[in-house]
RNA sequence: GGGGCAUUAGCUCAGCUGGAAGAGCGCCUCGUUCGCAUCGAGGAGGCCGUCGGUUCGAAUCCGAUAUGCUCCA
Numbered sequence: 001g002g003g004g005c006a007u008u009a010g011c012u013c014a015g016c017u018g019g020a021a022g023a024g025c026g027c028c029u030c031g032u033u034c035g036c037a038u039c040g041a042g043g044a045g046g047c048c049g050u051c052g053g054u055u056c057g058a059a060u061c062c063g064a065u066a067u068g069c070u071c072c073a
Base pairs, nucleotide, nucleotide: 001072002071003070004069005068006067007066010025011024012023013022019056027043028042029041030040031039049065050064051063052062053061
């Protein structure tokens, strides 16, 4: 210098040939207990790495770019 993969909740990860985002763990509240844990119920938390483009509509398609991993030179 060139190619590939990843980037989504605090963490680990889903998300179907574009219709608008979810799970597990964690966190908060309530119930259960003498109390804690377990268990049950409920809740908060995301503008999908960043910037543009296409589209009525983008986490998803296109371009550029950042970071990490990896392959070639």
Molecule: transfer RNA
Organism: uncultured Erysipelotrichaceae bacterium